Context: one part of a larger RNA
RNA sequence: GGAUGAACGCUGGCGGUGUGCUUUAGGUAUGCAAGUCGAACGGCUGAGUAGCAAUACAAGGCAGUGGCAGACGGGUGAGUAACACGUAUGAAUCUACCUUUUAGUGGAGAAUAACUUGUCGAAAGACGGGCUAAUACUGCAUAAUAUCGCAAGAUUAAAGGACUUAACUGUCCGCUAAGAGAGGAGCAUGCGUCCUAUCAGCUAGUUGGUGAGGUAAAGGCUUACCAAGGCUAUGACGGGUAUCUGGACUGAGAGGUUGAACAGACACAGGGGCACUGAGACACGGGCUCCACACCUACGGGUGGCAGCAACCAGGAAUAUUGCGCAAUGGACGAAAGUCUGACGCAGCGACACCGCGUGGAGGAUGACAGCUCUAGGGUUGUAAACUCCUUUUGAUAAUCCCUUCACAGAUUAUAGAAUAAGGCCUUACUAAUUACGUGCCAGAAGUCUCGGUAAUACGUAAGGGCCAAGCGUUAUCC
Numbered sequence: 001g002g003a004u005g006a007a008c009g010c011u012g013g014c015g016g017u018g019u020g021c022u023u024u025a026g027g028u029a030u031g032c033a034a035g036u037c038g039a040a041c042g043g044c045u046g047a048g049u050a051g052c053a054a055u056a057c058a059a060g061g062c063a064g065u066g067g068c069a070g071a072c073g074g075g076u077g078a079g080u081a082a083c084a085c086g087u088a089u090g091a092a093u094c095u096a097c098c099u100u101u102u103a104g105u106g107g108a109g110a111a112u113a114a115c116u117u118g119u120c121g122a123a124a125g126a127c128g129g130g131c132u133a134a135u136a137c138u139g140c141a142u143a144a145u146a147u148c149g150c151a152a153g154a155u156u157a158a159a160g161g162a163c164u165u166a167a168c169u170g171u172c173c174g175c176u177a178a179g180a181g182a183g184g185a186g187c188a189u190g191c192g193u194c195c196u197a198u199c200a201g202c203u204a205g206u207u208g209g210u211g212a213g214g215u216a217a218a219g220g221c222u223u224a225c226c227a228a229g230g231c232u233a234u235g236a237c238g239g240g241u242a243u244c245u246g247g248a249c250u251g252a253g254a255g256g257u258u259g260a261a262c263a264g265a266c267a268c269a270g271g272g273g274c275a276c277u278g279a280g281a282c283a284c285g286g287g288c289u290c291c292a293c294a295c296c297u298a299c300g301g302g303u304g305g306c307a308g309c310a311a312c313c314a315g316g317a318a319u320a321u322u323g324c325g326c327a328a329u330g331g332a333c334g335a336a337a338g339u340c341u342g343a344c345g346c347a348g349c350g351a352c353a354c355c356g357c358g359u360g361g362a363g364g365a366u367g368a369c370a371g372c373u374c375u376a377g378g379g380u381u382g383u384a385a386a387c388u389c390c391u392u393u394u395g396a397u398a399a400u401c402c403c404u405u406c407a408c409a410g411a412u413u414a415u416a417g418a419a420u421a422a423g424g425c426c427u428u429a430c431u432a433a434u435u436a437c438g439u440g441c442c443a444g445a446a447g448u449c450u451c452g453g454u455a456a457u458a459c460g461u462a463a464g465g466g467c468c469a470a471g472c473g474u475u476a477u478c479c
Base pairs, nucleotide, nucleotide: 001479002478003477004476006475007474008473009472010471013357014356015355016354017353018352019350020349021315026313027312028311030310031309032308035068036067037066040065041064043062044061045060048057049056050055075268076267077266085192086191087190088189089188090187093185094184095183098181099180100179101178102177103176104175105174106140108138109137115130116129117128118127119126120125146155147154148153160173161172162171163170194240195239196238201231202230203229206228207227208226209225210224211223212222213221243265244264245263246262247258248257249256250255270291271290272289273288274287293304294303295302296301321347323346324345325344329343330341331340332339333338360390361389362388363387370381371380372379373378396415397414398413399412400411401410423468424467425466426465427464429448430447434463435462436461437460438459444451445450
């Protein structure tokens, strides 16, 4: 000198774009953050319409069965020195939705929730009897293809719905099997990836083989048996620290430091463990279990998990609103209309950062008054002010437009008025900028050398000056 997710002191006009718990992965009141589909299904309810009425039709709503989505999106960095990440390869794999190709979609059955009824319980909830539907469930048929097999042969499916037609039918959305693609995921390997030897030896599923099991899949992944291997001074093992990368900062570069925001990967969801469902999880707002904590309780038992968005307490030098909207982009579901979306788009707060603009412009000397200083003549603040003319950014007031899928925002015009707007640090040298007074090794200053003990350009005040400027300094950290 540059830089920062900064903080502190003094000061503070406006706008744009960014950015904002670096500390306790500490604890959380409240609200919201994942639903959707009636064109899969049976019920309950029902505005309204027609009708004298019975009744029929029916928009909409409700919980349930069923499907898809809750594995994405959002958060955090505790753990991890590891195939975790980066990069380059590989073979023994899976893949919902999407695209594409081929073939099919026949015929049956038994239940169950909702509902109703009964019982238990403080509650959470649980259990029993009865009824019912389906794209829920289970057989049968068929088997191109696929799997197993040398072959013969064996095994393996399906579901309907909406609209339309007088009808045959037609269209669309589905369903089943198989192939291909795209994207995604799992696995393996080479190389790279911090400090420490005041850590020198480490290892029994350990290293390899055979059989078996297991997985979507290779493999000590698991197990039985056999062998005795495997790693290590090119640092094993141990200890410490730490998410990694694209990048960021700095530097002429080499390098050094760093990993906030944005993007990719990984890991985690109060601490530990476990599986279920599913194409995909060993699952943040699913389940079971142990522990800690908190809440409710009729003491028998039950409930919860903000490292989602806001917000609160605590901690801290320190970090924001319990805001608006789905209008845009994206996502889930749906045939669609649409619903949901604290993702996202916006607004609010903070000079936290960068950038832009303004605090007026031109003229104006008897160099006014006043301050400071002085050799008392003068010098200086200083064209600075006053004064004259002009302008209107920003701000104020008012109106109009936009409001036609627009939450927020925006545009235009008029009016008055220089009006609403300057500070901070420094002034011995390094280092740009000096005098006076006060103080008297005191009070104090200080980044370094140092300054101050009666003429201090170094302390304090004033005047002048210098440098930056809505900022200026200080502190911390990196180059």
The part of an RNA shown here (small-subunit ribosomal RNA, 5' domain) has 479 nucleotides and comes from an uncultured Gammaproteobacteria bacterium. Model confidence (mean pLDDT): 83 of 100.